[in-house]
RNA sequence: GCCGAUGUAGCUUAGAGGUAGAGCAAUCGAUUCGUAAUCGAUAGGUCGUGAGUUCAAAUCUCACCAUCGGCA
Numbered sequence: 001g002c003c004g005a006u007g008u009a010g011c012u013u014a015g016a017g018g019u020a021g022a023g024c025a026a027u028c029g030a031u032u033c034g035u036a037a038u039c040g041a042u043a044g045g046u047c048g049u050g051a052g053u054u055c056a057a058a059u060c061u062c063a064c065c066a067u068c069g070g071c072a
Stems, first nucleotide, its partner, number of pairs: 001071007010024004018055001026042005048064005
């Protein structure tokens, strides 16, 4: 330099055009003499950045950034 993959909550991740979900972690509560475990509830995301297409974009297109891999 060229090609490809990945980027979503603190962590691991689902979501392939129509209100962004789950598990773990966190906070509060219930249970217990107390702790753990268990159960319930709450909070936490401008979906890597910018632009484009569309009535509507995490999702489609382009550029860029980061990480990983391949070729030279």